RNA sequence: GGGCGGGUCCGGCGCGGCGGAGCCCUUCGAACCCCGUCAGGGCCGAAAGGCAGCAGCGGUAAGGAGGAGCCUCUGGGCGCCGCCGGGUGCCUGCCCGGC
Numbered sequence: 001g002g003g004c005g006g007g008u009c010c011g012g013c014g015c016g017g018c019g020g021a022g023c024c025c026u027u028c029g030a031a032c033c034c035c036g037u038c039a040g041g042g043c044c045g046a047a048a049g050g051c052a053g054c055a056g057c058g059g060u061a062a063g064g065a066g067g068a069g070c071c072u073c074u075g076g077g078c079g080c081c082g083c084c085g086g087g088u089g090c091c092u093g094c095c096c097g098g099c
Stems, first nucleotide, its partner, number of pairs: 001096008009086005014080003018075005024067005034059004042051003
């Protein structure tokens, strides 16, 4: 100096873990502009009855709080004797050649 290879470095993929969101459970949650039932009262009717319907009660929604799980999505200078690739640099192993 050359050839082959390894490491560092960079990129991608895989796996694991961590975080966020969704999903699930519990709970809170609508004076009215959600649903149901509608006391009282109101309206219609000669009457029988009917109508609308506030409160209350029950349910549900947006949303809040807590919990579980690791199924889905997602994040990243988290990790791996993991795999693939890159290569202008550096470190290094073997072989060959020259001084």